[in-house]
């Protein structure tokens, strides 16, 4: 440098263009308990950036940034 794949709560995984972006874990609060753990209830927390298409974009298109694999170059 090129090709391919990917980027979503702190972490992991969903959402076939259409309801307030869902679940697990972590974390916080409360209940339970002598205390803690477990368990139960509730809360907070995310679509890489900028444009475009569309009535409507996490999803489709373009560019950029970042990560990974492969190839090339240099040595």
């Nucleotide at each position: 440098u090129g090709u391919c794949g990917g980027g979503u709560c702190g972490u992991c995984u969903a959402a076939a263009g259409g309801c307030u972006a869902a679940g697990a874990u972590c974390u916080c609060u409360g209940a339970c308990u002598u205390u803690g753990a477990c368990u139960c209830a509730g809360g907070a927390g995310a679509u890489a950036u900028a444009g475009g298409u569309u009535c409507g974009a996490g999803u489709c298109c373009u560019a950029u940034c970042c990560c990974g694999a492969c190839a090339a170059c240099c040595a």
This is a predicted structure of a 75-nucleotide RNA (transfer RNA) from a Chitinophagales bacterium.
Model confidence (mean pLDDT): 80 of 100.
Lineage of the source: Bacteria > Pseudomonadati > Bacteroidota > Chitinophagia > Chitinophagales.
Its Rfam family is "tRNA". Rfam describes the family as follows. Transfer RNA (tRNA) molecules are approximately 80 nucleotides in length. It is annotated as a transfer RNA.